[in-house]
């Protein structure tokens, strides 16, 4: 000094938002596997799967100081062979020294392995044992005599033969039995082996006392009695033996507490529970047995079923928890698999016996062995897990008196990056910022001081050498007994010196967000990616690959697992109005909780204490390894349980008091509270007569039905069942369901008063029990109307439906069953407690003299609006969804599914109770902003309506569309393609097609080669032309020159680069263009409100043509749009007069502005005015503004045109242009001829001409504008019937041509007809363009021909004034023209509508939504395909754990014994006894058989539903009033979604009433 410094979010449902909830992600770990990658060391730690098999090896032995023997050696050595001798050989006994099978003794019950069983015989924590127990160890004080008889061990065991010291040896046959394992007779022997005697007490046991405790004990060394013991060895010093007490450790047993899931396991249990007596045991007990009793256990979960060794501890967390028990420590339980017992202090024994069952293994087939869940090792399993290693030198261990011996314990090394800690893989300079290789805008950037190169240092790794380290011990000798001296012990490892030299030593993952880290290449929903969200369809920062960059680092990713984030089971710490979640409502039972005061008490509680919580572990401190990881030492912490003591607040018990909670009582009051009887009218159907005489009835419209046999209609009479109008009301009672005529009768509960009473009697309430709408059951009535089903009619594409017309159960009574609803306030009971306002009931009370109103204040009970607060938010608010408190049900993502099994209930239908595979990243609440509703409100538009005239019908013309075809290029497609692109296809165009040609190109640049050439006009030949060859005849050819030449410009040629593509994508794309829509919108800053998206402005009233402009306003202002500014017309002035104009003046003509002139008018065309609700009168809010009026050419925008807002539609358009990307390159380029875009059984558009008298024709006479014009317009003249020819004045035109305006108008003819309308089509004849050419395929003229067609079904389009109608003019393309088109010009010139009901479009508010791709939206069901997991089931198989019965091995206990038997006792010595051994025998017994079921599987033809799968079928059920409001509950019916009854809910639009509230 010290446990205690410790708490983070993020992706993902939406068009956005806030919530709610789920999936997913960053973190730490780990006995781990895989991929890639690998320098070094220390410490650690490695079969998690098959408690499945197992080869070889080792793993439990020592003791010769217990015991006989047997072997070896050394010494002696009787006695003896050879030898003359010396010597040499055999050897009795006898001593030593050693080895050591057996005999005995200890030890084998530790140590070492492993979780299979086991949910309690177990663990943990605390205690008990007065109910027990020990070998080893230690202390104390006793003993240790005297004797037997065996038995391993040695040793033999048939025959023959030879030898011979007669003991015996060899030798051969060979048979003690067995293949082996092992087994037998025969004789004989030792102990510390075994028996017997004796002696004993403080021992045992019985008797007595005495204390002290209560189960049977304990102590008095009480008393008296009975019994029980021993072994001996040896180096004479010790070690050993027996009994007895006490000690330390180790055990056995008992007790409370705790100790996973499952109620889809609720009831179990006969030794079962207790007693009494006996056995057993060391030792309590039903432990076991007779024999009595009937009991013992559970809703605090017994029984059952499933899973699992426990605990100290690890991880994980901020904590509490969670999740786990490998290494290491305790305990427990096992040793192929079940059973038993035996020995022995101690097992029912891992490397001991018995028997059984599986398996291996030997084998001569007769029978024998065997157990790695010890260490290594081996197949096998498996994603996976190590050496057949060294030592006993250190720590323990057995045994020995010790030396020593054993010890796969254990120290060590090997192996594996498995994990963790530590180190290196180099420092430092060093820019022309080198080379490479990435990126680029071609300018550079970027790897990068990075390297190269300089200098310097030495860790490891490698080589060689020292050592004081891990060594304590043990022998021996010597002691002064402290101790010293000598020798001696290391399997493995370690420290330190020195040499050498940058040497040997870096990957891995990731780079769309979440997440630090971006870029080019290739792919082209394809390869592949991926933890969620999600990337990939040609320009991928999501794939693959390089380049660069994050990140960690000998690793680093991935998988797999727990905690974690997850407040996502919420004790800390959560919910239940719509997101999951309030039982349909009551009494009530255990529980649980509970009013004021007093005293005791001391269970709970607070304080203090005592053990106790093993060590290790975690924390601190201090110390050793160079450091760290790791290891020492000390400490401190520790929930709990446990032992005393103290305190009395609160809780809890007791015991005494109280009135406020609750009850009671006594007076009044309200009610559609119940139940049962009884009665009443109104309507309704029906029967009966009357009148009466055709239809009635019913619908959107009809039929079906009724009806002359008299219907409906009326009118009397009867008969019958149900329901009770008006009152009647967000009014009343009831727990809820519900409950309505009236009257009696019985009855249950509220609520107000009261100086009355009891005296905590409460509150809530798992289980239990009643009650309980409708449907729906049963028996048994009953049946008016109404009405599933079922019949008919309709509707429809079908209609199994919505509508009619009939109609059966049902409805309704009576009992009996069911037990469900949107049974709702989606809001459990019961308490107190927090601002008000307005309102209805039902009391009571006061003011007033009284009463009636009426006002105050009060209790109950039924509404509305609100403060605070709370709530995602809508909302809610004293009737709480607020603050609190008690109790009790329920919720934990969406589907599957309230479904399947299984249990209960039910006559049935059905109800209760209730999961899992398997799927998905959501589902889902509330609210916003749009869009959309066969939702509603105002508003506008040629949108209807009211008019006028077409189209739709003919012919023709023209575009499309189908169809043809070699080609009929292409491209437009609902409005917003279709007389459009095409303001003009015979050729060209052209872009199809068929042929025939060409290849640096028909065009651009560059460079490059060649040779002066080339180009131009001619000829020839081929050809259909492009084009190819040929001929040379003439012309031209640049620039500089010293005229030799030289240069190469332009052209021409060769080759490379590259041109070219009307090939493709308009959905990469610029640009335009359309359309909504010239509609009136569309935003933005500020500031306010909201958690937020958002709202607001922008919305109300008014008012415009307008978001136009007032007005009010939490809003103020402000852009884009609208208006205005811009053309054009209408009207006036002015200025200018030419090609235009001519009034006056003058000249001329048949005649004309022709001439002079002239500037008045018309006109041109520049510039200006003019129109602004300016005025006046009304309405109107003081305002905007509107109606009327005056003026005025023109009046409320004058009349027309240009001008198109934010955006929408991937609109359209690579074929006008431009452009990425891709394709193409003797071709998809380029060039030509000839054909095709012109076709034609048909359908559409969009015109034109018509169908005629308001016409048509003839013949006459008038009045425009606006245009164009030289490759042009052309006059007059002249020919031609005409198109037209011939000519060619005049004209770049206010001058001259085109030019004739038509309808009109005036005068004839036609007489209602398929014509004198109409003009298709057709002949024949013409013209006129075209530098070719009108067959396919032109326009025009003349004559002739003369079709359909008499006003157009259904249906549809324009168009509100100089408009529709209706005439002609012109221009643009253009050689012509298919011009009826298309742009523009004038002439003549109406009707109608002052309305918004409906179509149709659009604008603003508002409401519903399950839509946001935004109704062309979402989406539901069945069918049919494919994949999946599961339910059911005839069965078939497999496993568990019991029952009852057979059968019964080993083996204890009991019983029996004519076999056998040394010790002991007897004894006549023959022999008997007692006890042993063997047999037989009885209970129990594994293991195995039968039999009936239980339970959990596997499987199973065939079926049921379920989920999912880019485009399958049928229909449209739901979301908007989804086109029949819907959804709940039940029956019934149908392909399906779903349809009808009945009842219930609003979580129903919409419109009116009512009623209530808010404000004035």
């Nucleotide at each position: 000094a010290a446990u205690u410094u410790g708490a983070a979010g993020g992706g993902u449902u939406u068009g956005a938002u806030c919530c709610u909830g789920g999936c997913u992600c960053a973190g730490a770990a780990c006995g781990a596997a895989c991929g890639c990658u690998g320098g070094c060391g220390g410490c650690g730690u490695g079969g998690c799967u098959a408690a499945g098999a197992c080869a070889u090896g080792c793993a439990a032995g020592u003791c010769g100081a217990a015991c006989g023997g047997a072997c070896u050696g050394u010494c002696u050595a009787a006695u003896u062979g050879a030898g003359u001798a010396a010597u040499c050989g055999a050897g009795c006994g006898g001593a030593c020294a050693g080895u050591u099978a057996g005999u005995g003794g200890c030890g084998a019950a530790a140590g070492g392995g492993u979780g299979a069983g086991g949910a309690a015989u177990g663990g943990a924590u605390a205690g008990g044992u007065a109910a027990c127990g020990c070998a080893c160890c230690u202390c104390u004080g006793g003993c240790u005599c005297c004797g037997g008889g065996a038995u391993a061990g040695c040793g033999u065991c048939g025959g023959u033969u030879g030898c011979u010291u007669c003991g015996g040896c060899a030798a051969c046959c060979u048979a003690c039995c067995g293949a082996a394992a092992g087994g037998g007779g025969c004789a004989u022997u030792a102990a510390u082996a075994c028996c017997g005697g004796a002696u004993a007490a403080u021992g045992u046991c019985a008797u007595c006392u005495g204390u002290c405790a209560c189960a049977g004990g304990g102590c008095a060394u009480g008393a008296u009695g009975a019994c029980c013991a021993a072994a001996g060895a040896u180096u004479u010093a010790u070690c050993g033996g027996c009994g007895a007490g006490a000690g330390a450790g180790c055990g056995g047993c008992c007790u409370a507490u705790u100790u996973c899931c499952u109620a889809u396991c609720a009831g179990c249990u006969a030794g079962u529970u207790g007693g009494u007596g006996a056995g057993g045991u060391a030792a309590a007990g039903g432990c076991u047995c007779a024999c009595c009793a009937a009991g013992g256990c559970u809703u605090c979960g017994a029984c059952g079923g499933g899973u699992a060794g426990c605990g100290g501890g690890a991880c994980u967390g901020a904590g509490a928890g969670g999740u786990u028990g490998a290494c290491c420590c305790g305990c427990c339980a096992c040793a192929u698999c079940g059973g038993g017992a035996c020995u022995g202090a101690g097992a029912c024994a891992c490397u001991g016996c018995c028997c059984g069952g599986a398996c291996c293994u030997c084998c001569a087939c007769g029978g024998a062995g065997g157990g790695c869940u010890g260490c290594a090792g081996u197949a096998a399993c498996g994603a996976a897990u190590a050496u057949u290693g060294c030592g006993c030198a250190a720590u323990g261990g057995a045994c020995g008196a010790a030396a020593g011996u054993c010890u796969g314990a254990c120290g060590c090394a090997g192996c594996g990056a498995c994990g963790c800690c530590g180190c290196g893989u180099g420092c430092a300079g060093g820019a022309u910022g080198a080379a490479g290789c990435c990126c680029c805008u071609c300018g550079g950037g970027g790897u990068g001081u990075a390297a190269a190169c300089u200098g310097c240092u030495g860790u490891c790794a490698g080589g060689g050498g020292u050592u004081a380290g891990a060594a304590a011990g043990u022998a021996u000798g010597c002691u002064u007994c402290g101790g010293c001296a000598u020798a001696u012990u290391g399997a493995u490892c370690a420290a330190c010196c020195c040499c050498g030299g940058a040497g040997g030593a870096a990957g891995c993952c990731a780079c769309g967000g979440c997440u630090a880290a971006c870029u080019u290449c290739g792919u082209g929903c394809c390869a592949g990616c991926a933890g969620c969200c999600g990337c990939g369809g040609u320009a991928a920062g999501a794939c693959g690959a390089a380049g660069g960059u994050g990140g960690c680092g000998a690793g680093c990713g991935u998988u797999g697992u727990u905690c974690g984030g997850a407040a996502u089971c919420a004790c800390u710490g959560g919910g239940c109005u719509u997101a999951a979640a309030g039982c349909g409502c009551g009494c009530g039972u255990a529980g649980g909780c509970g009013g004021a005061a007093a005293u005791g008490u001391a269970a709970g509680c607070g304080u203090u204490u005592u053990g106790u919580g093993a060590a290790a572990u975690c924390c601190c401190c201090c110390g050793g390894c160079u450091u760290a990881a790791c290891c020492g030492g000390g400490g401190a912490a520790u929930a709990g349980c446990u032992u005393g003591g103290c305190g009395a607040a609160c809780u809890g018990c007791a015991u005494u008091u109280c009135u406020u909670g609750a009850g009671g009582c006594a007076a009044g009051u309200a009610g559609g509270g119940g139940u049962g009887c009884a009665u009443g009218g109104a309507a309704c159907u029906c029967u009966u007569g009357g009148u009466g005489g055709a239809g009635c009835g019913g619908u959107g419209g009809a039929a079906u039905g009724c009806g002359u046999a008299g219907a409906u209609a009326u009118c009397a009479a009867g008969a019958g069942g149900a329901a009770c109008g008006c009152c009647g009301g967000u009014g009343g009672u009831g727990a809820a369901g519900a409950c309505g005529g009236u009257g009696c009768a019985c009855u249950g509960g509220g609520c107000u008063u009261g100086u009355c009473c009891u005296g905590a009697c409460g509150c809530u309430g798992a289980g239990g029990u009643g009650c309980g709408a409708a449907a729906g059951c049963g028996u048994g009535g009953g049946g008016a109307g109404c009405g599933a089903a079922c019949g008919g009619g309709a509707u429809u594409a079908g209609a199994u439906a919505c509508c009619c017309c009939g109609g059966u159960a049902g409805u309704c009574c009576a009992c009996g069953c069911u037990g469900u609803a949107a049974a709702c306030g989606a809001u459990g009971u019961c308490u107190a407690c927090u601002a008000g306002g307005c309102u209805g009931u039902g009391g009571a009370u006061g003011u007033u003299c009284u009463g009636a109103c009426a006002c105050a204040a009060u209790c109950g009970c039924g509404g509305c609006c609100g403060a605070a607060g709370c709530a995602a938010a809508a909302g809610u608010g004293u009737u709480a969804a607020g603050u609190a408190g008690a109790c009790c049900g329920c919720c934990u993502g969406g589907g599957g599914a309230g479904u399947a099994c299984g249990g209960u209930c039910g006559c049935a239908a059905g109800g209760c109770u209730a999961a899992a595979a398997c799927u998905c990243a959501a589902a889902g609440g509330a609210a916003u902003u749009g869009a959309c509703g066969g939702g509603g409100g105002c508003u506008c538009a040629c949108a209807c309506a009211a008019g006028c005239g077409g189209u739709g019908g003919a012919g023709c013309a023209u575009g499309u569309g189908g169809a043809u075809u070699a080609a009929u290029u292409c491209g437009a497609a609902g409005c917003a393609a279709c007389g459009c692109g095409c303001a003009g296809a015979a050729c060209c165009u052209u872009a199809c097609c068929u042929g025939g040609g060409u290849u640096u190109g028909a065009c651009a640049u560059g460079u490059u080669u060649g040779g002066a050439u080339g180009c131009u006009u001619g000829c020839c030949g081929g050809g259909a032309a492009a084009c190819c060859g040929g001929u040379u005849a003439a012309g031209c050819u640049g620039c500089c020159u010293u005229c030799g030449g030289g240069u190469g410009a332009a052209a021409c040629u060769u080759g490379c680069a590259c041109a070219g593509g009307u090939g493709c994508u308009g959905c990469a794309u610029g640009g335009c263009u359309g359309u909504c829509g010239u509609c009136a919108g569309c935003u933005c800053g500020u500031g306010u409100c909201g958690u937020g998206a958002g709202a607001u402005g922008u919305c109300g009233g008014g008012u415009u043509a307008a978001g136009u402009c007032c007005u009010u306003u939490a809003a103020c202002g402000a852009g884009c749009g609208a208006a205005a500014c811009c053309c054009u017309u209408a009207c006036c002035g002015u200025u200018a007069g030419u090609u235009a104009c001519c009034a006056g003046c003058g000249g001329g003509u048949c005649a004309u502005g022709c001439c002079g002139g002239g500037a008045a008018c018309u006109c041109u065309a520049g510039c200006g005015g003019g129109a602004c609700u300016g005025c006046c009168g009304g309405u109107g809010u003081u305002a905007a503004a509107c109606c009327g009026g005056a003026g005025g050419a023109a009046g409320g925008c004058g009349g027309g045109g240009a001008u198109g807002a934010c955006g929408u539609c991937a609109a359209g358009u690579c074929c006008u242009c431009a452009u990425g990307g891709c394709c193409u390159u003797u071709a998809u380029g380029c060039c030509c001829a000839g054909g095709g875009c012109u076709u034609c059984a048909c359908a559409c558009g969009u015109g034109c001409u018509a169908c005629a008298a308001u016409g048509g024709u003839g013949a006459c006479u008038a009045c425009a504008a606006a245009g164009c014009g030289a490759u042009g317009c052309a006059a007059u003249a002249c020919c031609g019937c005409g198109a037209g020819g011939u000519g060619g004045a005049g004209c770049a035109a206010a001058u001259c041509g085109c030019a004739a305006a038509a309808a009109a108008g005036u005068c004839g003819c036609c007489c209602c007809a398929g014509u004198u309308c109409g003009g298709a089509u057709u002949g024949c004849a013409g013209g006129c363009u075209g530098a070719c050419a009108a067959c396919u395929c032109g326009c025009c003229u003349g004559c002739a021909u003369g079709a359909a067609g008499u006003c157009g079904g259904a249906a549809u389009c324009g168009c509100u004034a100089g408009u529709a109608a209706u005439c002609g003019c012109g221009u643009a393309u253009c050689a012509g023209c298919u011009a009826u088109g298309u742009c523009g010009c004038g002439g003549u010139g109406a009707a109608u509508a002052u309305g918004u009901u409906c179509c149709u479009g659009a604008g603003c508010c508002u409401u519903g939504u399950a839509c946001a791709c935004a109704c062309c939206g979402c989406c539901c069901g069945u069918c049919a395909a494919g994949u999946g997991a599961u339910g059911g089931a005839a069965g078939u198989u497999g496993g568990g754990a019991g029952u009852a019965c057979c059968c019964g091995a080993a083996g204890u206990c009991g019983g029996g014994u004519u076999g056998c038997u040394a010790a002991c006792c007897c004894c006549u010595c023959g022999g008997g006894g007692a006890g042993g051994c063997g047999c037989c025998u009885g209970c129990c017994g594994a293991c195995g058989g039968u039999a009936a079921g239980c339970u959990c599987g596997a499987u199973g033809a065939c079926u049921g539903g379920c989920a999912c799968u880019a485009a399958g079928u049928c229909g449209u059920a739901a979301c908007u009033a989804g086109g029949u409001a819907g959804c709940c509950g039940u029956a019934g019916g149908g392909g399906a979604a779903c349809c009808u009854g009945c009842g219930g809910c609003u979580g129903g639009a919409u419109c009116a009433c009512c009623u209530c509230c808010u404000u004035u």
Small-subunit ribosomal RNA from a Planctomycetota bacterium, 1560 nucleotides, folded computationally. Rfam family: Bacterial small subunit ribosomal RNA. RNAcentral holds the sequence, with entries from ENA and SILVA.